Predicted 3D model of a 1518-nucleotide RNA (small-subunit ribosomal RNA) from a metagenome. The sequence is in RNAcentral, with records from SILVA.
RNA sequence: AGAGUUUGAUCCUGGCUCAGAACGAACGUUGGCGGCGUGGAUUAGGCAUGCAAGUCGAGCGAGAAAGUCACCUUCGGGUGGUGAGUAAAGCGGCGAACGGGUGAGUAACGCGUGGGGAACCUGCCCUUGAAUGGGGGAUAACAUUCCUAACGGAGUGCUAAUACCGCAUAACACGACCGGGUCGAUGGUCUGGUCGUCAAAGGUGGCCUCUAUAUAUAAGCUGUCGUUUAAGGAUGGCCCCGCGUCCGAUUAGCUUGUUGGUGAGGUAACGGCUCACCAAGGCUACGAUCGGUAGCUGGUCUGAGAGGAUGGUCAGCCACACUGGGACUGAGAUACGGCCCAGACUCCUACGGGAGGCAGCAGUCGAGAGGCUUCGGCAAUGGGGGAAACCCUGACCGAGCGACGCCGCGUGAGGGACGAAGGCCUUCGGGUCGUAAACCUCUUUCAGUAGGGACGAACUCUUGUCGGGCUAAUACCCCGGCGACUUGACGGUACCUACAGAAGAAGCGCCGGCUAACUCCGUGCCAGCAGCCGCGGUAAUACGGGGGGCGCAAACGUUGUUCGGAAUCACUGGGCGUAAAGGGCACGUAGGCGGCCAGGCAAGUGGAAUGUGAAAGCCUCCGGCUCAACCGGAGAACUGCAUCCCAAACUAUCUGGCUUGAGGACAGCAGAGGAGACGGGAAUUCCCGGUGUAGCGGUGAAAUGCGUAGAUAUCGGGAGGAACACCUGUGGCGAAGGCGCGUCUCUGGGCUGUUUCUGACGCUAAGGUGCGAAAGCUGGGGGAGCGAACAGGAUUAGAUACCCUGGUAGUCCCAGCCGUAAACGGUGAACACUAGGUGUAGGAGGUAUUGACCCCUCCUGUGCCGUAGCUAACGCAUUAAGUGUUCCGCCUGGGGAGUACGGCCGCAAGGUUGAAACUCAAAGGAAUUGACGGGGGCCCGCACAAGCGGUGGAGCAUGUGGUUUAAUUCGACGCAACGCGAAGAACCUUACCGGGGCUUGACAUGGACUGGACAGGUGUGGAAACACACCCUCUCUUCGGAGUCGGUUCACAGGUGCUGCAUGGCUGUCGUCAGCUCGUGUCGUGAGAUGUUGGGUUAAGUCCCGCAACGAGCGCAACCCUUGUCCUUAGUUGCUACCAGGUAAAGCUGAGCACUCUAGGGAGACUGCCGGUGGUAAACCGGAGGAAGGUGGGGAUGACGUCAAGUCCUCAUGGCCCUUACGCCCCGGGCUACACACGUGCUACAAUGGUCGGUACAAAGGGUUGCAAUACCGCGAGGUGGAGCUAAUCCCAAAAAAACCGGCCUCAGUUCAGAUUGCAGUCUGCAACUCGACUGCAUGAAGGCGGAAUCGCUAGUAAUCGCGAAUCAGCAGGUCGCGGUGAAUACGUUCCCGGGCCUUGUACACACCGCCCGUCAAGCCACGAAAGUUGGCAGUGCCCGAAGUCGCCGUGGUAACCCGUAAGGGAACUAGGUGCCGAAGGUAAGGCCAGCGAUUGGGGCUAAGUUGUAACAAGGUA
Repeated sequence: AGAGUUUGAUCCUGGCUCAGAACGAACGUUGGCGGCGUGGAUUAGGCAUGCAAGUCGAGCGAGAAAGUCACCUUCGGGUGGUGAGUAAAGCGGCGAACGGGUGAGUAACGCGUGGGGAACCUGCCCUUGAAUGGGGGAUAACAUUCCUAACGGAGUGCUAAUACCGCAUAACACGACCGGGUCGAUGGUCUGGUCGUCAAAGGUGGCCUCUAUAUAUAAGCUGUCGUUUAAGGAUGGCCCCGCGUCCGAUUAGCUUGUUGGUGAGGUAACGGCUCACCAAGGCUACGAUCGGUAGCUGGUCUGAGAGGAUGGUCAGCCACACUGGGACUGAGAUACGGCCCAGACUCCUACGGGAGGCAGCAGUCGAGAGGCUUCGGCAAUGGGGGAAACCCUGACCGAGCGACGCCGCGUGAGGGACGAAGGCCUUCGGGUCGUAAACCUCUUUCAGUAGGGACGAACUCUUGUCGGGCUAAUACCCCGGCGACUUGACGGUACCUACAGAAGAAGCGCCGGCUAACUCCGUGCCAGCAGCCGCGGUAAUACGGGGGGCGCAAACGUUGUUCGGAAUCACUGGGCGUAAAGGGCACGUAGGCGGCCAGGCAAGUGGAAUGUGAAAGCCUCCGGCUCAACCGGAGAACUGCAUCCCAAACUAUCUGGCUUGAGGACAGCAGAGGAGACGGGAAUUCCCGGUGUAGCGGUGAAAUGCGUAGAUAUCGGGAGGAACACCUGUGGCGAAGGCGCGUCUCUGGGCUGUUUCUGACGCUAAGGUGCGAAAGCUGGGGGAGCGAACAGGAUUAGAUACCCUGGUAGUCCCAGCCGUAAACGGUGAACACUAGGUGUAGGAGGUAUUGACCCCUCCUGUGCCGUAGCUAACGCAUUAAGUGUUCCGCCUGGGGAGUACGGCCGCAAGGUUGAAACUCAAAGGAAUUGACGGGGGCCCGCACAAGCGGUGGAGCAUGUGGUUUAAUUCGACGCAACGCGAAGAACCUUACCGGGGCUUGACAUGGACUGGACAGGUGUGGAAACACACCCUCUCUUCGGAGUCGGUUCACAGGUGCUGCAUGGCUGUCGUCAGCUCGUGUCGUGAGAUGUUGGGUUAAGUCCCGCAACGAGCGCAACCCUUGUCCUUAGUUGCUACCAGGUAAAGCUGAGCACUCUAGGGAGACUGCCGGUGGUAAACCGGAGGAAGGUGGGGAUGACGUCAAGUCCUCAUGGCCCUUACGCCCCGGGCUACACACGUGCUACAAUGGUCGGUACAAAGGGUUGCAAUACCGCGAGGUGGAGCUAAUCCCAAAAAAACCGGCCUCAGUUCAGAUUGCAGUCUGCAACUCGACUGCAUGAAGGCGGAAUCGCUAGUAAUCGCGAAUCAGCAGGUCGCGGUGAAUACGUUCCCGGGCCUUGUACACACCGCCCGUCAAGCCACGAAAGUUGGCAGUGCCCGAAGUCGCCGUGGUAACCCGUAAGGGAACUAGGUGCCGAAGGUAAGGCCAGCGAUUGGGGCUAAGUUGUAACAAGGUA
């Protein structure tokens, strides 16, 4: 620091996801040791048991028992001592308000921070001053009598105090009144005077200086601890204020003690804190009120930071203590382990009534994914009490449990190749686990055993001693120093030493990309994985296992959560033309921002200082545990707040001024700017009349419709409504919507020009207000044309549409609503700055002119092009989307959804504001390359057209589908499968079926053992394969053996079994179409583009020209073969002109090589020449010459690629499968079936023919297991026979056929046609039954030129005619070749099909056989509505009203004080009563929130349902 994921690819936008760190965690697998931390986050749910707050006898009174000792005893016991002034209890004091727990409540002065209190309190503690005098009456304990189940309670009697109560004294204290000084002046403070009021308690140690009794003690003195009072301090608290402190506006208004005042009460104290009266205020868009959520902070986690999240442990504050209310006591509480009341719950009960509160430490149950011991100790630290010893202390210190976290250590180290065994993989060679192990040498941490053994301990007490203080004192007491004694839960722990032996100690996750790490097997869209993208449908590095590897390690993964990455809420640090996003427009309120100059001030701002910012934590340095974690010390930091000082540039503010921003005056100008009134002509329609006659109208074509009752057409007249042609222009005006005939009236804005005036008056604009197209709504008019709905006619599979004929609302006017639009420049408003060029509208000026133009300059508006710059690109570019400033609005993935609910507005329609659940891994923008289009342009092709002949109908042949079958083997399926693989299925072939057999095999190689055979012949069985019997029977040799063959056995063979979607090779096809690419350069962020586009031209990316391209490659062409002309060479087997011979004839012979021909070599054609066109090009047109002319004809040759095209059954081959069978052999059958359907052919339907007879002319091939002549036989197929020929020689072979000549047939199912069938034969072959070909005789079917549709062909072609060959024993109507005869037509490119180039649109990219929308049907999910129903929350009115404070009464009760001798009275207090307030409860009507709800509504999701075709191309109606 980034990465993955939208696409065929690209850039951008944008979401989702990952890598990091962290945690009070949990879960899974695993688990050696230690240190330091940490551990109920959920039910503030309920709790058994124990402990967690007591202490003081030096405040006070009283005061046991057991035990034990002694004595007595009637042996039952008693008395005394001790236990012991102890225990337990009581009065009293202090503490219990601390410490400990929890986070329910609380959005608050609760917390944080900084101030204030001149408005306050403070026990214990410290300092200082003063005092501590003298009295009184009770009461608990206790005793006793009673009540009660219990808890408890009542009466009587006794008693003490540091308990309680008067009195005295007293001030600097308090109150009242009267003064003075001072200060920061609501008032404080200092001070003077008068009056009134308020205190106390003693305990204990020592002593005899003073007094008394006189060993000594008391008064007393003295020490100490207390007590009272006052002042001050310290500490702790209370109150007030500024600032900060979550979300929701689908919460917009809230408030009556409310806001303030006066007075009173109350409080420690200010205060509506409370009350009476008066006033009517107070809060709120800078968010009141309401709702939701939440303890706050130091800090913690994360982050570069700014931020974001969080508040567990530790520390500070707050709140709470079963729930709610209340006060008492007290210095302090409205009190966790106190009290009272109400409520819920639990327990006890004798049913009358009582008891209780773990959110203290342990522990238990529950709920939960989930969190510990009912431990030890007060040794340390701290706290309470005490004079102290000491006691108490679940605070605390320790230990225990949990890998919960952090940190540290170990599970060994060195050597060790034969690279062992074994596992895994393998190309079978090997590789890997792997120096890993074994083995050798060594070490011993940790754990184990044994021994030693701490720090933490300082105190205190006691005691000795020294010094000091107090004092009358060397007593006592206090303080300080030194010495001795005493104290450890942890713990026999840490630590140290010794011993033995590598000995006891490794797992978890991952290995497709992101992301580090690869193979085998299994599985076969199954099982499963998955954080995202995505894997799995027979070769899975993605599932499961094995091996190997990578990562971390006593842990490793997973899940959850937070921050980060995310600049994805953007302060730092984003955007809004098209990706999400500019409000429809304007006016304007609050608010924000604001020109130039000068002066003042100092709020903002900058700087200095001071205070504070607790400690801990973070950071730095140093130090302590062996290190680290952890801990200690010091520093830094704490970015903040406050006070004060300085500065005065900028902002604010105040004052004064200025004119350039803004505005006004004056003079002109243009304009569909707005409103109203009036007027006009053209056209449509209707009405009337005339002329006139059969149609009109409408469409792609029609029909509905209109018309003989006279339409349409035409002429004249009239009515009525709406809209204003031409002018008209990316012209004008307006803020936008919008505005278009003319005239008049009223009216808004703008522009230009000259001077002048005001003097910042400005800009923007949340709310608000107004305007606001069309449609729509209400009421009233109007209604010509047009025209939703509707009707009819067409179209169509349908057509609730497009087209046509009609036609109602509406469109128009008036009044009023609505308030929305793709209200768009998809671009908010204002200002400033930043090259130009060119048009246009308005105005002004200059120059010139007689004048108007032209020309130049300035301002304003409106367009186009374009530089810099910006932009993802497209594009924008002085009218910015550039560079800046100010203000407003808006956006934050797609869908759900502009939906639901709620609010507001509306008559309604609806508008506005505006979610969530759920769901997806994208949705998108721009551009690129393709492909496609019922887009465009250009151009080709037997593509159409023009022609010729066919197919489709018949019969037959052949292939295919289907069906059948034991099997009808398999493959090929649009073109590009179907006379295809198959150039030839009777057996064989043969792969199929039935049956019979074989198992190292029909075939290959190797090893081991063994034999001398095997083959061959004969015979038997059998359908054969095969089996058995008999005969016959190896070679070489160095004598070891080797070769060969047979048998047995082991490795292996074999498979036309599967996968052509694992492959090679080969092939088809687009297509012999003209294309496909590369290097370098250039352009572009990039995909890519350029080149290859353009202008011409060509069969051609062929060539030329131009050009940011220049070159090159594969294709095209040429080179090759063949054919057409000539030359040359050669001349047999070919040829025969001349010569000669010869025949019935014949190159038959001699001879010759001229010709033909054969087959070698060469020539020739190149737009070379001429003319024209063209650009002086390429090229085209015409011509000459030439056998041939513009690639002469034909062939071979097939670019990059496409179709997962075809082939595993040619061959090869990975993987899988079979192995006495899916292999091999044999016989027979099948591939030849047959209701049908299709393809390809043959033969025909006849007279351009058939038949008979006659007469010509080929080419190219083949032949020795072969072709076979002459001859003979047969009607014939053929047979007999064999000359010749390994071929320019002989043969197939001859008669080529059509053609030509002649005869017959005369239009008929025929003298056409030949199927079918019968009989008889021939040939091949082991064998023609299934199932061959051919021959002869007989038979003589359909068929009379073929529906829709469809095929081939452009010249030696089509058509027609025959010949040959391959395969082959035999079998061709097929195929491949050969020659003979030999046409017609092409105007042309509109259309069909295919193709090429350019361009355009695209939502396609598996690429239009694409994509994709809505209803319906099915399943699942969440949500809305809904009669209602259930629950919760807060509030309001009323009723009732506990406890309790306060007020009043207090006739009942009462010791202290007063009067009184007393009785009694008074004062004061009090039981009780009563009033206000008042919790819970009740009740009433509402509000808000939530759950459920028959039914209902839409929404989302879900491989292969239905229906149509809406959108994307002009998507077929943009």